[in-house]
Context: one part of a larger RNA
RNA sequence: CCAACAGGUGGAUGGCUGGGCUCAAGGGCUGAUGAAGGACGUGCCAAGCUGCGAAAAGCUCAGGGUAGGCGCAAGGAGCCGAUGAACCUGAGAUUUCCGAAUGGGAAUCCCAAUACAUCAGUAUUGACCAGUCAUGGUCGGGAACGCCCCGAAUUGAAACAUCUUAGUAGGGGCAGGAAGAGAAAUCAACAAGAGAUGCCGUUAGUAAAGGCGAUUGAAACCGGCAGAGUUCAAACUGAAUCCGUUUUAGGAAUAAGACGGAGAUGUGGUUUACGGACGGCCUUAUUUUUCCAAUGUUAUUCAGCCAAACUUGCCUGAAACGGCAGACCAUAGAGUGUGAUAGUCACGUCGGUGUCGAAUAAAAGGAAAAAGGCCUGUUCCUGAGUAGCGUGGGUCGGAAAUCUCGCGCGAAUAUGGGGGACACCAAUCUCCAAAACUAAAUACCUCUUGAGUCCGAUAGCGAAUUAGUAGGGUGACCGAACGCUGAAAAGUACCCCGAGAAGGGAGGUAAAAAGUGCCUGAAACCUGUUGGCU
Numbered sequence: 001c002c003a004a005c006a007g008g009u010g011g012a013u014g015g016c017u018g019g020g021c022u023c024a025a026g027g028g029c030u031g032a033u034g035a036a037g038g039a040c041g042u043g044c045c046a047a048g049c050u051g052c053g054a055a056a057a058g059c060u061c062a063g064g065g066u067a068g069g070c071g072c073a074a075g076g077a078g079c080c081g082a083u084g085a086a087c088c089u090g091a092g093a094u095u096u097c098c099g100a101a102u103g104g105g106a107a108u109c110c111c112a113a114u115a116c117a118u119c120a121g122u123a124u125u126g127a128c129c130a131g132u133c134a135u136g137g138u139c140g141g142g143a144a145c146g147c148c149c150c151g152a153a154u155u156g157a158a159a160c161a162u163c164u165u166a167g168u169a170g171g172g173g174c175a176g177g178a179a180g181a182g183a184a185a186u187c188a189a190c191a192a193g194a195g196a197u198g199c200c201g202u203u204a205g206u207a208a209a210g211g212c213g214a215u216u217g218a219a220a221c222c223g224g225c226a227g228a229g230u231u232c233a234a235a236c237u238g239a240a241u242c243c244g245u246u247u248u249a250g251g252a253a254u255a256a257g258a259c260g261g262a263g264a265u266g267u268g269g270u271u272u273a274c275g276g277a278c279g280g281c282c283u284u285a286u287u288u289u290u291c292c293a294a295u296g297u298u299a300u301u302c303a304g305c306c307a308a309a310c311u312u313g314c315c316u317g318a319a320a321c322g323g324c325a326g327a328c329c330a331u332a333g334a335g336u337g338u339g340a341u342a343g344u345c346a347c348g349u350c351g352g353u354g355u356c357g358a359a360u361a362a363a364a365g366g367a368a369a370a371a372g373g374c375c376u377g378u379u380c381c382u383g384a385g386u387a388g389c390g391u392g393g394g395u396c397g398g399a400a401a402u403c404u405c406g407c408g409c410g411a412a413u414a415u416g417g418g419g420g421a422c423a424c425c426a427a428u429c430u431c432c433a434a435a436a437c438u439a440a441a442u443a444c445c446u447c448u449u450g451a452g453u454c455c456g457a458u459a460g461c462g463a464a465u466u467a468g469u470a471g472g473g474u475g476a477c478c479g480a481a482c483g484c485u486g487a488a489a490a491g492u493a494c495c496c497c498g499a500g501a502a503g504g505g506a507g508g509u510a511a512a513a514a515g516u517g518c519c520u521g522a523a524a525c526c527u528g529u530u531g532g533c534u
Base pairs, nucleotide, nucleotide: 001532002531003530004529005528006527007526008525014519015484016483019455020454021452022451023450024449025448026447027445028444029141030140037098038097039096040053041052042051044076045075048072049071059092060091061090062089063088064087068080069079070078103111104110105109112125113124114123115122116121126139127138128137129136130135145176146174147173148172149171150170156163160211186194187193198225199224200223201222208216209215229437230436231435232383236269237268240267241262242261243260244259245258246257247256248255249254275381276380277379278377279375280374281373282372283371287370288369289368290367291366292365297362298361299360300359301358302357304353305352306351310326311342312325313324314323315322327344328343329333335347336346337345388409389408390407391406392405393404394403416432417431418430419429420428471478472477491518495505496504497503
């Protein structure tokens, strides 16, 4: 040096999975009644996690539940439990300090005032808005989704300035379980028609915009999902109205009063383009809408309960769930566990069943409110610094012809006005702005449940383990690694060597030492033995 073998080291591979990932369904706000989140405590022994709060791994009640229990966590000591614990569901009590933080101040701690007081203490004291007071409301948080406001640059244009990236990233404000939009001054068409909005498909990379470069880029029709319509201002009327406190009746909705306030700068009624008001005439019943939830009914949700059929014989084995032989159930042969592969062992599964309390929904029941039609028209009303025009910006596919803002000018009144993609005129079609509300179809996934031709520990979430932990950084922020004994701890008694809690010998447990970073145990690398070559 080579080869083989025996070991060590190392942790690949195989198998496993109390974790992920994706999809679907359900469900969707919370907070001064002090949240979300944190700090500090709290156990017999207690560092971490979990739970809880000086009543502190817990207290009370109601229901379920059953022989065990005292969290993860296996130990020691002790205690609780058939007078029913533990555990599960519902309701309540307690709930330190910080935190919107709210008596004043402060890096989770200090210092007050006032009123009660049984002298232990308890309660109150924030700002803003509304209100005559009494009192009521708001503040903060929320993964993503939503609306509004502000708003880049890298980049592309093969440079770059209009343009593009892009109304994106980012910043600010506000809301909800969804938000926003929404019942035509809309489309369409010159023939007929449609009939709020949203979302999906298509139209279509089309019309259109564009240093007509790069690129950008709709809509109607049509096919689907879902479907729902309403009320003010005004005309006329003129207190017929509403709010607070309170009395009576009621379970409540509500009704009838009393006192005070709002309200003639108009509360209420009527009414809203199929026009209405005003005027006249006819007809009168049942129906419709909204609200209430005490008692009772029904359904659902939040614990549960019942639930068929072999532990038959023989064999192997540590173990039968395996093999051979025989039997049974099935509205149940989904699945998991059990000492190997179990329809008939266990939990379950199919199918039934339960309701103290809490919550929701529905019907019955109760309360409140409301009638419809026709005719006439020299009467009255229908949203003004608005429509529109000019001009200068922003924005849009919007071109002369999107939407919008600043400045200036500035109408008409149904015999009127807007629109039909340049302007004006006429005709024709269509609609009625300048006030407001509105479910569903849609978006998202903090959360719950289920599923999977998904991943299987360098994978899958960063995180299967004390994970946003340990650790790093002044800070913004960055950010890991670590899974597996065995069926059962049976986790090696006793003895010997040793300075020995090391290690070893002998011995024992076990199917096997699989001997505690312990299943399997590859390679690199290291050591030894034997043989060969030099």
Molecule: large-subunit ribosomal RNA, domain I
Organism: Methanolapillus ohkumae